RNAcentral holds the full RNA, with entries from SILVA. Predicted 3D model of a 687-nucleotide part of an RNA (large-subunit ribosomal RNA, domain II) from Panonychus ulmi. Its Rfam family is "Bacterial large subunit ribosomal RNA". Gene Ontology terms of the family: structural constituent of ribosome and ribosome. Its mean pLDDT, the model's own confidence on a scale to 100, is 84.

Context: one part of a larger RNA
RNA sequence: GCCUAUGAGUUAAUCUUUUCUGGCAAGGUAAAUCCUUUUGAAAGGAAAAGCCGAAGCGAAAGCGAGUCUGAAUAGGGCGCUUAAGUCAGAGAAGUUAGACGCGAAAGCCGGUGAUCUACCCAUGGCCAGGUUGAAGCGUUGGUAAAACAACGUGGAGGACCGAACCAGUGGAUAUUGUAACGUCCUUGGAUGAGCUGUGGGUAGGAGUGAAAGGCUAAUCAAACCGGCAGAUAGCUCGUACUCUCCGAAAUGUUUUUAGGAACAGCCUUAAGUGUAUACUGAUAGGGGUAGAGCUACCGAUAGGACUAGGGGGGUAACCUACCGUGUCCAGACGAACUCCGAAUACUAUCAGUUUUGCUUAGGAGUGAGGGUUAGGGCGUUAAGGUCCUAAUCCGAGAGGGAAAGAACCCAGACCAUCAGCUAAGGUCCCUAAAUAUAUACUAAGUUGAACUAAGAAGGUUUAGUUGCUUAGACAGUCAGGAUGUUGGCUUGGAAGCAGCCAUUCAUUUAAAGAGUGCGUAACAGCUCACUGAUCGAGCGACAAAGCGUCGAUAAUGAACGGGCAUUAAGUAUAUUACCGAAGCUAUGGCCUUGCUGCUUUAGGUGGCAAGGGGUAGGAGAGCAUUCUAAUAAAGUUGAAGCUAAGUAGUGAUGCUUAGUGAAUUGAUUAGAAAAGAAAAUGUAGGC
Numbered sequence: 001g002c003c004u005a006u007g008a009g010u011u012a013a014u015c016u017u018u019u020c021u022g023g024c025a026a027g028g029u030a031a032a033u034c035c036u037u038u039u040g041a042a043a044g045g046a047a048a049a050g051c052c053g054a055a056g057c058g059a060a061a062g063c064g065a066g067u068c069u070g071a072a073u074a075g076g077g078c079g080c081u082u083a084a085g086u087c088a089g090a091g092a093a094g095u096u097a098g099a100c101g102c103g104a105a106a107g108c109c110g111g112u113g114a115u116c117u118a119c120c121c122a123u124g125g126c127c128a129g130g131u132u133g134a135a136g137c138g139u140u141g142g143u144a145a146a147a148c149a150a151c152g153u154g155g156a157g158g159a160c161c162g163a164a165c166c167a168g169u170g171g172a173u174a175u176u177g178u179a180a181c182g183u184c185c186u187u188g189g190a191u192g193a194g195c196u197g198u199g200g201g202u203a204g205g206a207g208u209g210a211a212a213g214g215c216u217a218a219u220c221a222a223a224c225c226g227g228c229a230g231a232u233a234g235c236u237c238g239u240a241c242u243c244u245c246c247g248a249a250a251u252g253u254u255u256u257u258a259g260g261a262a263c264a265g266c267c268u269u270a271a272g273u274g275u276a277u278a279c280u281g282a283u284a285g286g287g288g289u290a291g292a293g294c295u296a297c298c299g300a301u302a303g304g305a306c307u308a309g310g311g312g313g314g315u316a317a318c319c320u321a322c323c324g325u326g327u328c329c330a331g332a333c334g335a336a337c338u339c340c341g342a343a344u345a346c347u348a349u350c351a352g353u354u355u356u357g358c359u360u361a362g363g364a365g366u367g368a369g370g371g372u373u374a375g376g377g378c379g380u381u382a383a384g385g386u387c388c389u390a391a392u393c394c395g396a397g398a399g400g401g402a403a404a405g406a407a408c409c410c411a412g413a414c415c416a417u418c419a420g421c422u423a424a425g426g427u428c429c430c431u432a433a434a435u436a437u438a439u440a441c442u443a444a445g446u447u448g449a450a451c452u453a454a455g456a457a458g459g460u461u462u463a464g465u466u467g468c469u470u471a472g473a474c475a476g477u478c479a480g481g482a483u484g485u486u487g488g489c490u491u492g493g494a495a496g497c498a499g500c501c502a503u504u505c506a507u508u509u510a511a512a513g514a515g516u517g518c519g520u521a522a523c524a525g526c527u528c529a530c531u532g533a534u535c536g537a538g539c540g541a542c543a544a545a546g547c548g549u550c551g552a553u554a555a556u557g558a559a560c561g562g563g564c565a566u567u568a569a570g571u572a573u574a575u576u577a578c579c580g581a582a583g584c585u586a587u588g589g590c591c592u593u594g595c596u597g598c599u600u601u602a603g604g605u606g607g608c609a610a611g612g613g614g615u616a617g618g619a620g621a622g623c624a625u626u627c628u629a630a631u632a633a634a635g636u637u638g639a640a641g642c643u644a645a646g647u648a649g650u651g652a653u654g655c656u657u658a659g660u661g662a663a664u665u666g667a668u669u670a671g672a673a674a675a676g677a678a679a680a681u682g683u684a685g686g687c
Stems, first nucleotide, its partner, number of pairs: 001687006011097003015094010027052003033046005056063002066078004100238002103235001107228006118202009127192001129161003132157001136153006165189003170185004204220001206216003241622006251264005265366002267363007276356001278353008291340001292338002298334002303329004309323002311320003369394010399410003414589004419585003425579003428563003434576001436575006447565002455550002459547004464542005476534005482507003487501003513528001517526002590612009599602001623676001625673007633665002641660008
């Protein structure tokens, strides 16, 4: 992992509430007990204790359609007037019990353990070999005597090296092992606080501990065994057949409350009410949002003109690169500004069309929500961020499109069909349908369904404004570009060209600046403006729009889905055709609800209309299993079971036939449940 078996809302209570069915009814009803019949724990009868109801109010005495409070004949509270209960059976839920099942870590009570291990007691055992050479002693030297020194002797030590023995340092290996801690190499101690045999002692909030919360039988921050015990678990997981109808919530308030719960909201079922609801239109309202505005207030506010006053300078007159009141001009801001002011929304009335609304009672679930769009707050006008409001979808929604994708676009799946039309989106190939039509643009593979800025630029297209131009423009080429004069000043110099000044002037001219830029120490030189010639038709400037270029940078390799595509298969505009979904239509069928016709009155059969996505959840109708009762049955001429085929039913499932099998079994109508498995790291067995 698979197969088979097994495995979870049960039972009790004269309990509580409610619905349905039945009996009796202002009443209803029996319990114990007794009697009769009987196969019976069954049936019938007797039995009036008790219980519920028919009257309440008050703490109570008590009074009573009233009563309590009160001084009250007041007021107020609770009642009456508003009139059905009770018993039995069945369904649903609740309460108390283990209460749908499995699951803790723990707690308490009573016992069992020191054959492992910790420490202790008693009594035994063990430690190859080698090394070092303390004290003491002796001899000699030495001293006044000592001290002291040398040599010898001696054999001390939690001494040294190193086997047994004990330990377990580093590494390798092993890690479904040889082993629930080993093996190999290496390493520490090895006469000591040493190692070890045997017997004995100390225990569970206790022991023992050279102390690691270590060890106390593979178990230790409180052992193990049994019991309380089915501890408790607002937590996790699981919870078993079918079809039909409806169908949520993730919100508010409160909570030792926040992943729980109570009440409300939203769902469902039954009864009642009867348009009360919803939408659209019309009419009538209040408002201070969006917007707008501000010499209409409050606040804030950049610029200009005039100006009171102040500051600064000055002896003063007066001046002023300072501040700024007031007035004017033109500009502009505000959630907590408003002279103004919508659309929506909300309220009410009427009309139309239609779905609903509300009340009471039974049953719930939900109370982690999420994305998108719009209006806002917080945040960085960050977040797949967070908090509100409005809407929508996902949640609980399948189908088509977006390559792939919960919520983006289209569209809401009762069933069948080898029928048709469309939506979004598409039509070169992958891939269903246009290599469609017309006109442009793009040359960057830009682009071809995520996304990119400031800025830069004789890319290119379009439509403009303006200037020059056959009296010859623009570009190129040839030629000229002069004189007073080296203008004046300054300066070492300043001659068009360091700098300053200005009447930047005048002359000759086709034209030529007291000079546009190089250049010189200063000149010189080159050049430009300007002019002529040549040439012969367009040439400049400006701002705008379209498509492109650069700007362009991220971590595994790749962001048209790929192939690929350039008068397109890119971009823009226009047009036609086609494809394309569970949408719509067509044909046939099933079911539900409402209205209605017929009849044999039913769960029948027609007609019309509407409906049939669905998690939690509510409601309804059924299938199967085991047993019981009644009735009628089947079976050795072959029961159950098993295998296979066929067939009926929307389905759970049923039936028939054949084979196998060898003795029991099903049908109908009722009743009762140990009543349905794919999941619980379920349990047992097998493979």